[in-house]
RNA sequence: GGGCGGGUAGUUAAGUAGUAUAACGCCUGCCUUGCAAGCAGGAGGCCCCGGGUGCGAUUCCCGGCCCGUCCA
Numbered sequence: 001g002g003g004c005g006g007g008u009a010g011u012u013a014a015g016u017a018g019u020a021u022a023a024c025g026c027c028u029g030c031c032u033u034g035c036a037a038g039c040a041g042g043a044g045g046c047c048c049c050g051g052g053u054g055c056g057a058u059u060c061c062c063g064g065c066c067c068g069u070c071c072a
Base pairs, nucleotide, nucleotide: 001071002070003069004068005067006066007065010024011023012022013021018055026042027041028040029039030038048064049063050062051061052060
């Protein structure tokens, strides 16, 4: 330098055109002598950045940045 894959909640991932979901973690309550576990509820992200298409973009297209991998 080139090919391919990836960037979404604190973390790990799903979703792939109609204002985003789970698990773990966090907070509150119940339970317990207390803690953990368990049960119930809650907060937390406008989806890496910019532009384009479109009524509408996390999703499609273009450019850029970063990570991984392969080739040179």
About this RNA: The RNA shown here (transfer RNA) has 72 nucleotides and comes from a Candidatus Nanoarchaeia archaeon. The prediction has a mean pLDDT of 84. NCBI's taxonomy places the organism under Archaea, Nanobdellati, Nanobdellota, Candidatus Nanoarchaeia. The RNAcentral record of the sequence draws on ENA and MGnify.